[in-house]
Context: one part of a larger RNA
Molecule: small-subunit ribosomal RNA, central domain
Organism: uncultured Polaribacter sp.
RNA sequence: UUGGGUUUAAAGGGUCCGCAGGCGGUCGAUUAAGUCAGAGGUGAAAUCCCAUAGCUUAACUAUGGAACUGCCUUUGAUACUGGUUGACUUGAGUUAUAUGGAAGUAGAUAGAAUGUGUAGUGUAGCGGUGAAAUGCAUAGAUAUUACACAGAAUACCGAUUGCGAAGGCAGUCUACUACGUAUAUACUGACGCUGAGGGACGAAAGCGUGGGGAGCGAACAGGAUUAGAUACCCUGGUAGUCCACGCCGUAAACGAUGGAUACUAGUUGUUGGGCAUUAGCUCAGUGACUAAGCGAAAGUGAUAAGUAUCCCACCUGGGGAGUACGGUCGCAAGACUGAAACUC
Repeated sequence: UUGGGUUUAAAGGGUCCGCAGGCGGUCGAUUAAGUCAGAGGUGAAAUCCCAUAGCUUAACUAUGGAACUGCCUUUGAUACUGGUUGACUUGAGUUAUAUGGAAGUAGAUAGAAUGUGUAGUGUAGCGGUGAAAUGCAUAGAUAUUACACAGAAUACCGAUUGCGAAGGCAGUCUACUACGUAUAUACUGACGCUGAGGGACGAAAGCGUGGGGAGCGAACAGGAUUAGAUACCCUGGUAGUCCACGCCGUAAACGAUGGAUACUAGUUGUUGGGCAUUAGCUCAGUGACUAAGCGAAAGUGAUAAGUAUCCCACCUGGGGAGUACGGUCGCAAGACUGAAACUC
């Protein structure tokens, strides 16, 4: 490289958008580039292959044939692919109506809880644990009542529920924005799929500047436990967690399963539409079980890991190693790209 693979053995890019490229619906006409056929030219010789012949044989050599799977010219064929052109509507989209949701951004606001402050009542403990102690408390704590302030998160509803490309999204209201689905067939008429490079988004932690800081809480301090205890438990507690702006660009970023399209028995829940309004039917999602099939098995099974096509990404024994070196990016942390010697 070919082949074979990628849920769990090595292997699906974190996700989407998208230039180039690759691939692409139905019916005509035309062209003849690909494709196919005929003819001609060329494809040096040697080599290779076949048949003979010459050295005693073989190697070797010679003669003849075949082959040289290719290229060029020309004449045709037109099913398929391509080009041009005309048409179509089922793919794709637009529109109308209906409808859906924790989809996003910004602002406003609510109650419970927690903490703090002030004041009242009240008195000796509180807190914490397996048991304790550190800690708090007569300068009046804990408890309880009233008022005020602060920050963060939104009980119940709540669910194999819903939405979003993924990350993710949950009190309520408002504004702005995006999206899905069904029905209608009104419109456009293949406008599509994928997508190397590239771009955008991307949990948590971390970084920069400025705010904020209730609770929680790396580090740290103390108390315990223990042979020790740089831990688990307890009392405190800084960064952080929160907000704005800017970086970082990684995760078991998981369904460990790339995207698109078509086809292939059923049963039973559920979400949102439509039709019937009684059974039920149907479209789009989301679950469970199973047929055939697939699979090493576990399992999967119309939401495929089945049957096929198209495009991209990735794998090729374990370790060394996601390391070294170089390069690009980053304020840094580091990220991305990514070996070899050696060894089993």